A computed fold for a 252-nucleotide part of an RNA from a metagenome, annotated as large-subunit ribosomal RNA, domain VI. Its Rfam family is "Bacterial large subunit ribosomal RNA".
Context: one part of a larger RNA
RNA sequence: CGCAAGUAAAUUGAGAGGACGUGACCUUAGUACGAGAGGACCGGGUCGCAUGUACCGCUGGUGUAUCUGUUGUGCCGCCAGGUGCAAUGCAGAGUAGCUAUGUACAGUCAGGAUAAACGCUGAAAGCAUCUAAGCGUGAAACCUUCCUCAAGAUGAGUUUACUUUUAAGGGUCGUAGUAGACUACUACGUUGAUAGGCUACAGGUGUACAGUUAGCAAUAACACAGCCGAGUAGUACUAAUUGCCCGUAAGC
Numbered sequence: 001c002g003c004a005a006g007u008a009a010a011u012u013g014a015g016a017g018g019a020c021g022u023g024a025c026c027u028u029a030g031u032a033c034g035a036g037a038g039g040a041c042c043g044g045g046u047c048g049c050a051u052g053u054a055c056c057g058c059u060g061g062u063g064u065a066u067c068u069g070u071u072g073u074g075c076c077g078c079c080a081g082g083u084g085c086a087a088u089g090c091a092g093a094g095u096a097g098c099u100a101u102g103u104a105c106a107g108u109c110a111g112g113a114u115a116a117a118c119g120c121u122g123a124a125a126g127c128a129u130c131u132a133a134g135c136g137u138g139a140a141a142c143c144u145u146c147c148u149c150a151a152g153a154u155g156a157g158u159u160u161a162c163u164u165u166u167a168a169g170g171g172u173c174g175u176a177g178u179a180g181a182c183u184a185c186u187a188c189g190u191u192g193a194u195a196g197g198c199u200a201c202a203g204g205u206g207u208a209c210a211g212u213u214a215g216c217a218a219u220a221a222c223a224c225a226g227c228c229g230a231g232u233a234g235u236a237c238u239a240a241u242u243g244c245c246c247g248u249a250a251g252c
Base pairs, nucleotide, nucleotide: 001152005163006162007161008160009159010158011157015149016148017147018146021049022048023047024046025045026044027043033038051106052105053104054103055102059100060099061098062097066093067092068091069090070089071086072085073084074083075082076081110144111143112142117137118136119135120134169246170245171244172243173189174188175187176186177185194239195238196237197235198234199233200232201231203228204227205226211222212221213220214219
């Protein structure tokens, strides 16, 4: 821009893409078959491998703005306590998020038309013949079934609701993230929990400074303390203010 008024939603599915895997074991059954050796079809069940999708409750990884320990050195006048630099100085742990080696699930079943093949009826050719007319069975392949997208499907579909014009509805702007290069998308904007802050809790680290007590002292206890990024809930304290712009046709 189009889909002959404009919006907000919900849909149909022409069409497109994806997926389709496979093994072992148990049983049927040491049965059918076979002199024996050997050894099934069909059917029922169990467990895998590979692949794919989703997720983070579990097991782990990462986690350079979390906590702790510690070396050297500079600084904060000194002690104490901190802080800068040294690969995040080094080391031990680790929330959220992201993740696989972790967890869950999937291929099934079924229908249609067929290939090779196997048949029925059956002539040409009094017989025979699956074929010439006609009718069947039959495969991971084909068309459906399953999953995803999908009306620019210009063949532009359908349904519901709203608006009859300073309209309905959008945008700008702001707070953000289940989104993200930008844009877009999604949530919210005081009729408010959108983000920050605060409070509580979860979780991490592992018992802070100062003081008191004990000890000659190192140190220990008072003390699951102190500190803490992303988590959960609550709470308007802070910021989402007020506005502005687009839209305004056909028909009657």